[in-house]
Predicted 3D model of a 104-nucleotide RNA (Glycine riboswitch aptamer) from Ilumatobacter nonamiensis YM16-303.
Order: sequence, then structure tokens, then C1' cells
RNA sequence: CGUCUUCGAUCGGGAGAGCCGCAACAUCGUCGUGAGACGAUGCGGGCGGCGCCGAAGGAGCAACCACCCCGGAAUCUCUCAGGCACCCGGACCGGUCGGAGCAG
Repeated sequence: CGUCUUCGAUCGGGAGAGCCGCAACAUCGUCGUGAGACGAUGCGGGCGGCGCCGAAGGAGCAACCACCCCGGAAUCUCUCAGGCACCCGGACCGGUCGGAGCAG
């Protein structure tokens, strides 16, 4: 000095999984003197029931690694948590910057 590994920050990309019911709001129609009631459509994404998803986190086993002992380990499995309009989040991937490290 270049590559590679690793940590942090930042930018970009980033999947999956729904139905029902209730409440609220808007519009239309019907009934009613009126308050209001009923129905439909939208909307909402608040609550509940069941169902479903896995790529925050968590847990379990394993190829493999390590080994005196204690062990480490996934994008697999579970689904406690989380999630199932949008937003947020999001394993992981790429770019940039900074730190550390290794061979040559």
C1' cells in the first nucleotide's frame, strides 16, 4: 500500500401472514311529528374470537469448530415475545466513513 476479516456510524434495498364480529366516523335509502331506529357502501385499523407469518429479540437441536474443563454455532425448528392496510420495525445484502486485526 492493496485485499480480506471484524466492530461502530450513516445512506439505499429489504419478505411473509386474514376472516368474522363489535365500537367510532362519512354518504345514501327507508320508517318516524321529532329525538332516533334499521339497512347498504365506504372507512377505520381501536377491541375481541379463531386462524396465520417469521427476517427484531428469545429458546432448542444440528452439520461443523473447539476441547483439561466449561463450551461456541444457522437463513433449520419452536413461536414466549413480535407481526398479519399504511407507517414504524426488519434478519440479511450493497455503498461510504472511522477504528481494530491478519497473510503477503
The model forms 91% of the base pairs in the Rfam consensus. The sequence was found by an Rfam model in a public genome assembly.